[in-house]
RNA sequence: AGAGUUUGAUUCUGGCUCAGAACGAACGCUGGCGGCGUGGAUAAGACAUGCGAGUCGAGCGGGAUAGCCCGGGUAGCAAUAUCUGGGAUAUCUAGCGGCGUAAGGGUGCGUAACACGUGGGCAACCUGCCCCGAAGCCUGGAACAACUCCGAGAAAUCGGAGCUAAUGCCGGAUGGGAGCGGAUUCGGACAUCUGGAUCCGCUCAAAGCCGGGGACCGCAAGGCCUGGCACUUCGGGAUGGGCCCGCGGCCUAUCAGCUAGUUGGCGGGGUAACGGCCCACCAAGGCGAAGACGGGUAGCUGGUCUGAGAGGACGACCAGCCACACUGGAACUGAGACACGGUCCAGACACCUACGGGUGGCAGCAGUCGAGAAUCUUUCACAAUGGGCGCAAGCCUGAUGGAGCGGCGCCGCGUGGGGGAUGAAGGGCUUCGGCUCGUAAACCCCUGUCAUGGGCGAACAAACGGUCCGGUCCAAUACAUCGGACCUUGAUAGUAGUCUAAGAGGAAGGGACGGCUAACUCUGUGCCAGCAGCCGCGGUAAUACAGAGGUCCCAAGCGUUGUUCGGAUUCACUGGGCGUAAAGGGUGCGUAGGCGGUCGGGUAAGUCUUGUGUGAAAGGCCGGGGCUCAACCCCGGAACGGCACAGGAUACUCUCCGGCUGGAGGAUGGGAGGGGGGACUGGAAUUCUCGGUGUAGCAGUGAAAUGCGUAGAUAUCGAGAGGAACACCCGUGGCGAAGGCGAGUCCCUGGACCAUUCCUGACGCUGAGGCACGAAAGCUGGGGGAGCAAACAGGAUUAGAUACCCUGGUAGUCCCAGCCCUAAACGGUGCACGUUUGCUGUGAGCGGAGUCGACCCCGUUCGUGGCGAAGCUAACGCGAUAAACGUGCCGCCUGGGGAGUACGGCCGCAAGGUUAAAACUCAAAGAAAUUGACGGGGGCCUGCACAAGCGGUGGAGUAUGUGGCUUAAUUCGAUACCACGCGAAGAACCUUACCUGGCCUUGACAUGCAGGUGGUAGGAGCCCGAAGGGUGACGACUCUCGCAAGAGAGGGCCUGCACAGGUGCUGCAUGGCUGUCGUCAGCUCGUGUCGUGAGAUGUUGGGUUAAGUCCCGCAACGAGCGCAACCCCUGCGUCCUGUUGCCCCUGGGCCGAGAGGCCCGAGCACUCUGGACGGACUGCCCCGCUCUAACGGGGAGGAAGGUGGGGAUGACGUCAAGUCAGGAUGGCCCUUAUGGCCAGGGCUGCACACGUACUACAAUGCCCGGUACAAUGGGCUGCAACACGGUCACGUGAAGCCAAUCCCCGAAAACCGGGCCCAGUUCAGAUUGUCGUCUGCAACUCGACGGCAUGAAGCUGGAAUCGCUAGUAAUGGCGCAUCAGCUACGGCGCCGUGAAUACGUUCCCAGGCCUUGUACACACCGCCCGUCACAUCAUGAAAGCCGGUUGUACCCGAAGUCGCCGUGCCAACCGCAAGGGGGCAGGUGCCGAAGGUAUGACUGGUGAUUGGGAUGAAGUCGUAACAAGGUA
Repeated sequence: AGAGUUUGAUUCUGGCUCAGAACGAACGCUGGCGGCGUGGAUAAGACAUGCGAGUCGAGCGGGAUAGCCCGGGUAGCAAUAUCUGGGAUAUCUAGCGGCGUAAGGGUGCGUAACACGUGGGCAACCUGCCCCGAAGCCUGGAACAACUCCGAGAAAUCGGAGCUAAUGCCGGAUGGGAGCGGAUUCGGACAUCUGGAUCCGCUCAAAGCCGGGGACCGCAAGGCCUGGCACUUCGGGAUGGGCCCGCGGCCUAUCAGCUAGUUGGCGGGGUAACGGCCCACCAAGGCGAAGACGGGUAGCUGGUCUGAGAGGACGACCAGCCACACUGGAACUGAGACACGGUCCAGACACCUACGGGUGGCAGCAGUCGAGAAUCUUUCACAAUGGGCGCAAGCCUGAUGGAGCGGCGCCGCGUGGGGGAUGAAGGGCUUCGGCUCGUAAACCCCUGUCAUGGGCGAACAAACGGUCCGGUCCAAUACAUCGGACCUUGAUAGUAGUCUAAGAGGAAGGGACGGCUAACUCUGUGCCAGCAGCCGCGGUAAUACAGAGGUCCCAAGCGUUGUUCGGAUUCACUGGGCGUAAAGGGUGCGUAGGCGGUCGGGUAAGUCUUGUGUGAAAGGCCGGGGCUCAACCCCGGAACGGCACAGGAUACUCUCCGGCUGGAGGAUGGGAGGGGGGACUGGAAUUCUCGGUGUAGCAGUGAAAUGCGUAGAUAUCGAGAGGAACACCCGUGGCGAAGGCGAGUCCCUGGACCAUUCCUGACGCUGAGGCACGAAAGCUGGGGGAGCAAACAGGAUUAGAUACCCUGGUAGUCCCAGCCCUAAACGGUGCACGUUUGCUGUGAGCGGAGUCGACCCCGUUCGUGGCGAAGCUAACGCGAUAAACGUGCCGCCUGGGGAGUACGGCCGCAAGGUUAAAACUCAAAGAAAUUGACGGGGGCCUGCACAAGCGGUGGAGUAUGUGGCUUAAUUCGAUACCACGCGAAGAACCUUACCUGGCCUUGACAUGCAGGUGGUAGGAGCCCGAAGGGUGACGACUCUCGCAAGAGAGGGCCUGCACAGGUGCUGCAUGGCUGUCGUCAGCUCGUGUCGUGAGAUGUUGGGUUAAGUCCCGCAACGAGCGCAACCCCUGCGUCCUGUUGCCCCUGGGCCGAGAGGCCCGAGCACUCUGGACGGACUGCCCCGCUCUAACGGGGAGGAAGGUGGGGAUGACGUCAAGUCAGGAUGGCCCUUAUGGCCAGGGCUGCACACGUACUACAAUGCCCGGUACAAUGGGCUGCAACACGGUCACGUGAAGCCAAUCCCCGAAAACCGGGCCCAGUUCAGAUUGUCGUCUGCAACUCGACGGCAUGAAGCUGGAAUCGCUAGUAAUGGCGCAUCAGCUACGGCGCCGUGAAUACGUUCCCAGGCCUUGUACACACCGCCCGUCACAUCAUGAAAGCCGGUUGUACCCGAAGUCGCCGUGCCAACCGCAAGGGGGCAGGUGCCGAAGGUAUGACUGGUGAUUGGGAUGAAGUCGUAACAAGGUA
């Protein structure tokens, strides 16, 4: 610091997602040790049990116990034991009394508040214990507990009577002092006021306890003195608190108005104290868009997490504050409470009960249940720290200190270290060679952390207290206090630590490995099972699932989930935007607000500076230190961004004062204009009415029809009626804020502009709310209604046509009045001001020059256009009319869908408008540009593409292929063009892959290893036989050694193991080859240049060509693959060649009357064969094109002329095109079979359908006869002359030829002559019968051919469709491959005869180039919309139903404070008494919780039914949109 994801690719916008850090966590797998932290986040749910606040006997009376002393009794001889009375002592103690219990500890319900934070204020306050100071502590009295007696009750507990103490209570005295009042005086303050001093009056205190003791007094107790503690009053301090104020910190406006003690005043009450805190009266105020009131949520803070920071989120542990203590209410006591372990009342709940009545409150520590994904021991100790009480010892302390449990977190340590290559075994992979796990292990040598056993063994401890010594106080060796010595105190803990022993011995897992993101292979699976954070994987070779091996990352942990911040500059203060991506309000006027020209002065609020105070500690940062390190802890510093106060500065801003004129406005003079409103007027046209003329049509369309018309239309003439709109002028011209405004005249009226520079003197800009205007449609009422025209009707179109087209036609369109308030209300661009190179047009002014006057021309201002500089922009584009550079203000945006929808509010007569969500769902939606593809877009061009022609196919029969059907099998493949006479250039067996049946199993075939084998291998013959099986006479071979016998090896065979074999699958795993676009003219590259980029340029443009062929131009210059040429055939010539070819000349022979023919020789001129070369290049001439050029047209010459004709040759690529069955090949599958052999059958089956062909339908024909002219090819298990036989197929015999020699070989059409005479025929030949021929082992299924006979359909073929542009089509025959033969009419070639037509490029098809649009990119066979049907999900409405919160009114009214009554009752004081004062019970009033009744509001749940919405591989109907999307 970024990355993935929208596209074919690109840039941008934009969302989603990931990598990081964190956590009081939870879950999964795994788990050695320690340190330090941390642990009920949910049910403020309910709680068993124990503990958590007591203490003081030195306040008081009493009680108990113990020993002692004294007296008495009993037992005993007695010691003694025991009982009892008294006393002192010691210990314990219920009660009275004091202090504490308001702290500490817990929780976060409530609370949006002065609750908290921060800074201030109190002259409006309190403060127990503590400290300092001053003074005092005198004298009396009456009670109540305890206790005793009686009584009630199950209990809890209570009542009556009686006795009693005090530091309990009460009276009196004193008054340094305090309070109140008054007087004088000195200060303070903004102030109601207040501080000090002096004087006078009135009022007001107290308690004792413990210790020590010389002198003096007293009989004694004691007085007295002294010390300590306690007590009283006052002043001060400290600490803690109370109250008030400024500022700060959540969401919601779909909460906009709230408020009756409300706001203030006067008087009172109350409080420690101010206050409407409370009350009576008076006034009518107070709060609010700077967000009152309401709703929701929430304890606040120091801080924590994150972040570069700004910020965001959070508020566990620790610390400060607040609130609460079962729920609600209330007060009492007290220094302090409205009181967690106090009281009273009400309620809910739970428990006890003798049913009468009682008791309880873990949000203290532990613990239990419950709910939950989830959170610990019913532990030890007061040793330390701290707290309460106490003189103290001490007691209490679940505060606290420790231990325990939990990897919950942070930190540390270990699970060993070194050596060790036969790179072991084993696993995995493998191209089978090997590679890898891997120095890893084994093995050898070491070490000893942690854990384990054993030994030793801490610090935290110092006090208090006691004894002794010394100092101070004192009369004192008492006490108190200070210092010193000694003694005493450890829960943790036999822990930490340390020593020692033993042994590598006890200690590694989790996740990931497609990209992001570090790490790859095998197997299994086969859109299944599954994975997934996003993109996405899985449909038979998955690095993405599952397992394994390996690897990577962390490590006692690792992952997952959840949450927060980050990345996200994706709410943008730092730090974003709004022409087209989301986003400018429809427009103006204007309120609040924000912002605001220039000069001088005042003040100093903002601002700046200095100082002071504060900003708790902890945390964080820096430095240092302590635990072996670290975590953790300690010390110091800085910081704490802030707030307050004081002093200073005055540039800028605010504010106040005074000026200025440039902003703004006014004045004067002008001209322009469809600016607005009203009234009046006008002509053209449409329609209608009347009349005239006139006759059969008119109208309408792509074509029609509906419609109108013989009752007279249309057409035409005249007259009239009526409504609406204003042609031409009219112009990227004018005006207006926008909507919008168009005949003419008049009246009323708004604004802008120009000129003059006279006046005012900042009067300005913007503008949330608000107000006004606001096209069309629509609504209400009243008019009007010609034309047009939703709805509607009819006619067409169509599969349908509720549309497009046509004929009609009502609202409406028009006017008046009133609503509505929307729009693609668009420049998709808010308003205002300033600044910034230019060119050019136009509207309205002014000025200059000039003219007789003007125009043209020059300058300037305002407006309105075009093009463009800089700059901006993602690009497109914008560009003084900014989308540039700046300033001010307003509005608006934050992924797509849901949705501008629901609910609520406001507005509206309604329609509806406005404001405006959520659930749910998607991984995109989108902008601009690029390359393609496509278009029922355009331009240019080409092609037998159409057209023009000729001949076919489609109809018939047959052949052949295919589909289908059939079958045991009809083997397989090919399937639009580009399958279908295709693989197949030869299926009777074979082929053959299929079926049936029979048989073989190392196999029909290859290689290797091992074993066996000489009567072996082989094998005549014989048996069954198709293969095969069985038997079996006979009976071997090669090499080495050896004389030989023989041995060994090989071959062969047998057995066994490896393996063979497979036309089994996958052409979507492949190589190769092929088809097609297409012989089309294209496809690219290097460098350069342009563009952010995809990409463009080049290759586009102007010409031209068959051609990206060439020329010219050009930010391109070159190049490659294609084109062309080079190659072959053919057409002309020359040369060479000369047999098997040839025969002009010539010799010979034969035949013939002759012409001439045949044969031989010679010869090579010619033909020809084969080869070499030449020739053609727009080279020449004329013309055209644009001045050239390329090129085009014409001509000459030439055998051939503009690539002469034909062939071979097929660019980058496309179709997952075809082929695993030609062969090759990865993977998978079969292995006595999916391999192999054999026989028979099938591939030939036939109700049909299609393709391709052949033969025909006839007279340009058919038949018969005669007769002429080829070429390519082939030939030895071959071609076969010739002769003979046969009607023929063919047979018999046989010459020649391995072939320019011989043979196949007669070419046929044509031509000549004759016949047929339009007929299903002398056409046509299918079918069938029969007889033959040939090939072959074999023609039944299932061959070809021949003879005779038979003679079918068919008389030119519907819709539709194919080929061909010249030696072509058409037509005629011939040859060859395959092959025993042949179903060939097919294929490949050859030669003969030999046309017609092309105006032209509108249309169909295909293609090329340029351009345009695009929502397509699997690319139009594309994309895509809506209803309906089905399933699922969330949501709105809904008769209602059920909750929660809350308002208002009323009823009832506990406890309790306060007030009143207080006739009942009462110790202290007064009084002799009566009585009084005072008080209590009780009663009552106000208030008052819970409860009740009624009625609203808000909110949640549920709800038959219903509305739309979203989602869901292959449902239905259509075709709306995207290309002019076929009606933009």
This is a predicted structure of a 1528-nucleotide RNA (small-subunit ribosomal RNA) from a metagenome. The coordinates come from a structure-prediction model, not an experiment, and the mean pLDDT is 86.